[in-house]
Context: one part of a larger RNA
RNA sequence: GGAUGAACGCUGGCGGCGUGCUUAACACAUGCAAGUCGAACGUGAAACCCGGUACUUGUAUUGGGGAGUACAGUGGCGACGGGUGAGUAACACGUUGGUGACCUGCCUCAAGGUGGGGGAUAACCGUGGGAAACCACGGCUAAUACCCCUAAUGUUUAGGAGUCUAGACGCCCUAAACUAAAGCUCCGGCGCCUUGAGAGGGGCCUGCGGGCUAUCAGCUUGUUGGUGGGGUAAUGGCCUACCAAGGCUAAGACGGCUAGGGGGCGUGAGAGCGCGACCCCCCACAAUGGAACUGAGACACGGUCCAUACUCCUACGGGAGGCAGCAGUGAGGAAUAUUGCGCAAUGGGGGAAACCCUGACGCAGCAACGCCGCGUGAACGAUGAAGGCUUUCGAGUCGUAAAGUUCUUUUCUGAGGGAAGAUAGUGACGGUACCUCAGGAAUAAGUCCCGGCUAACUACGUGCCAGCAGCCGCGGUAAAACGUAGGGGGCGAGCGUUAUCC
Numbered sequence: 001g002g003a004u005g006a007a008c009g010c011u012g013g014c015g016g017c018g019u020g021c022u023u024a025a026c027a028c029a030u031g032c033a034a035g036u037c038g039a040a041c042g043u044g045a046a047a048c049c050c051g052g053u054a055c056u057u058g059u060a061u062u063g064g065g066g067a068g069u070a071c072a073g074u075g076g077c078g079a080c081g082g083g084u085g086a087g088u089a090a091c092a093c094g095u096u097g098g099u100g101a102c103c104u105g106c107c108u109c110a111a112g113g114u115g116g117g118g119g120a121u122a123a124c125c126g127u128g129g130g131a132a133a134c135c136a137c138g139g140c141u142a143a144u145a146c147c148c149c150u151a152a153u154g155u156u157u158a159g160g161a162g163u164c165u166a167g168a169c170g171c172c173c174u175a176a177a178c179u180a181a182a183g184c185u186c187c188g189g190c191g192c193c194u195u196g197a198g199a200g201g202g203g204c205c206u207g208c209g210g211g212c213u214a215u216c217a218g219c220u221u222g223u224u225g226g227u228g229g230g231g232u233a234a235u236g237g238c239c240u241a242c243c244a245a246g247g248c249u250a251a252g253a254c255g256g257c258u259a260g261g262g263g264g265c266g267u268g269a270g271a272g273c274g275c276g277a278c279c280c281c282c283c284a285c286a287a288u289g290g291a292a293c294u295g296a297g298a299c300a301c302g303g304u305c306c307a308u309a310c311u312c313c314u315a316c317g318g319g320a321g322g323c324a325g326c327a328g329u330g331a332g333g334a335a336u337a338u339u340g341c342g343c344a345a346u347g348g349g350g351g352a353a354a355c356c357c358u359g360a361c362g363c364a365g366c367a368a369c370g371c372c373g374c375g376u377g378a379a380c381g382a383u384g385a386a387g388g389c390u391u392u393c394g395a396g397u398c399g400u401a402a403a404g405u406u407c408u409u410u411u412c413u414g415a416g417g418g419a420a421g422a423u424a425g426u427g428a429c430g431g432u433a434c435c436u437c438a439g440g441a442a443u444a445a446g447u448c449c450c451g452g453c454u455a456a457c458u459a460c461g462u463g464c465c466a467g468c469a470g471c472c473g474c475g476g477u478a479a480a481a482c483g484u485a486g487g488g489g490g491c492g493a494g495c496g497u498u499a500u501c502c
Base pairs, nucleotide, nucleotide: 001502002501003500004499006498007497008496009495010494013374014373015372016371017370018369019367020366021332026330027329028328030327031326032325035077036076037075040074041073048065049064050063051062052061053060054059055058083285084284085283093209094208095207097205098204099203102202103201104200107198108197109196110195111194112193113192114191115149116148117147118146124139125138126137127136128135129134154178155177156176157175158174159173160172162171163170183190184189211257212256213255218248219247220246223245224244225243226242227241228240229239230238260282261281262280263279264275265274266273267272287308288307289306290305291304310321311320312319313318338364340363341362342361346360347358348357349356350355377407378406379405380404387398388397389396390395412439413438414437415436416435417434421429446491447490448489449488450487451472452471453470457486458485459484460483461482467474468473
């Protein structure tokens, strides 16, 4: 000198675009953040309105509407999106290859099929238990929920010959075994089953690369390899039984410490050094630890079960909870925002669609936290006014500075008009941006420094005191270094200090 997710002191007019718990992965009140589909299915109210009947004249009952609506239930789809960085020195990440060892819902293309039958169960009704959470028993019912039969051009397994290959794939032939489907409809379609291919997504393996420490030198028994078996979508000590005794290491094993990785960011002429906020990709995690279930996909943030700690409810028998989602609270801290508006746009989930949901997102609010832009007036104006400071008492200086005259209106205030963003409709932002008119210099300057480094000097006070200070060093009676004043210098809505990096 440059830089920062900064903080602190003094000061502070406006706009645009960004950014904003770096500390306690500390604990959380409250609201919202994941629903949707009636064109899969069975059920199905009420308020209220109109009319009838009975009378005790405002009640009872009944029919129609409300309405096949609402709520609830079965069934289907919905692991995305959002947060954090604790752990991890590892195939976690980056990059290069491999998969003849693999999977893939929705989407696209192609071929074929969609036949027959059955038993339940929630909702609902009844009974019972419980403070509650919720539960038990009995009875009824539906499906694109569940089960069975049929079937091969299907799948799997076994055998065979050849081809291909580094090789066990695949292709061809034979045999055996096994296995499908679901309907709805507004009649247009939408679905369902099997197989093949694609696209996109993922699993696994692999060469190489990127921390500190030898004041860590030896480490290892599922350890290293083999065979059989199990397990997985799939290879593999991944697991297991048996057999062998191996495997790693000074090119640093094993141990300890630190740390999410990358694209990138800062600095530097570069080499390099430091960093990994915001944005994008990957990974890991969801109070802590463990486990599996469902599913195409999870070992699953707003799912389940168990254990632990903590908090809450309780009728003491038992229950409920998980903000590292968006706001917000307490705590910690030098320090970091609103319990806002909207689904109008973009995108996502569900749905045939209308549409519904969406704290993703789009916007607004707060903060000079950063970058950029603008303004705080312009021209003329010497009796060099008053006043301040200095003085050799002549004057010098603040200083064209002020006053004054003329002008302008960026900003500001008031009034009027008023968007684009939206394909036909639909605008939170927002009566915003922007435009026009009117008013009036009006609403707007500070901060640090002046001994040398380093641009900028005098006076007074103080007297090794009070104090200053980045380094050298100033202060003990004329201090350009302390304090105040005048003057001057730097930067300017900022200036200075502190911290950290180059």
Annotation:
The part of an RNA shown here (small-subunit ribosomal RNA, 5' domain) has 502 nucleotides and comes from an uncultured prokaryote. Its mean pLDDT, the model's own confidence on a scale to 100, is 84.